Overview:
This is a predicted structure of a 99-nucleotide RNA (Bacterial small signal recognition particle RNA) from a Hydrogenothermaceae bacterium. It matches the Rfam family "Bacterial small signal recognition particle RNA". Gene Ontology terms of the family: signal recognition particle, plasma membrane targeting and SRP-dependent cotranslational protein targeting to membrane, signal sequence recognition. Rfam classes the family as a non-coding RNA gene. The coordinates come from a structure-prediction model, not an experiment, and the mean pLDDT is 79.
RNA sequence: UUCCGGGUCCCUCCGUAUAGGGACUGGUGAACCUCCCCAGGCCCGGAAGGGAGCAAGGAUAAGCCAGCAACCCUAUGACGGAGGGGGUGCCCGGUUUAA
Repeated sequence: UUCCGGGUCCCUCCGUAUAGGGACUGGUGAACCUCCCCAGGCCCGGAAGGGAGCAAGGAUAAGCCAGCAACCCUAUGACGGAGGGGGUGCCCGGUUUAA
C1' cells in the first nucleotide's frame, strides 16, 4: 500500500437484570347515602305474633398501610444472543505490495 473478515454505528426480535405500575396476599376501613343481624324505642293487632328499622356487633366497597418467589404491562448507552443494514473514521486478525 492492496484485498478480505470481524468489531465499533443503526434497526428488528429474543432472553437476563433493574426500576415503576397492575394483579395477588395480609391488615385497616362506611353514624346515614352497602349487606347480614337487629337490643331499645316506634307502628299494626284484643292477643298470639308481625312490620319497618336507629345504635351496637359482624362481613365487605372505595381508599389507606405493608408485603410480594411466581403472573401481566411499561421503560432503559445495564448485559448477552440472533438476523438485517451500513463501510467516512477508528480498532483487531489475515493477506498483498513497497521502503